[in-house]
RNA sequence: GGGUCCGUGGUGAAGUGGUAUCACGAGGGUCUCCAAAACCCUAGUCGGGGGUUCGAUCCCCUCCGGACCUG
Numbered sequence: 001g002g003g004u005c006c007g008u009g010g011u012g013a014a015g016u017g018g019u020a021u022c023a024c025g026a027g028g029g030u031c032u033c034c035a036a037a038a039c040c041c042u043a044g045u046c047g048g049g050g051g052u053u054c055g056a057u058c059c060c061c062u063c064c065g066g067a068c069c070u071g
């Protein structure tokens, strides 16, 4: 240089055109003499920019970052 794949809460993942979900973690509550465990509730996420579309995490372009293959 060429090619393929990936980027989603604090962490790990799902979702692939129509309200973004789950687990762990965090905060609050119930329980307890106190705590742990258990149960309940809450907050927090689509890498940046542009395009297509009535509507984009999803499709297209570009940039940024990462992994792998190849010369």
Stems, first nucleotide, its partner, number of pairs: 001070007010024004018054001026042005047063005
Model confidence (mean pLDDT): 83 of 100.
Predicted 3D model of a 71-nucleotide RNA (transfer RNA) from a marine sediment metagenome.
RNAcentral holds the sequence, with entries from MGnify.
It matches the Rfam family "tRNA". Rfam links the family to the GO term triplet codon-amino acid adaptor activity.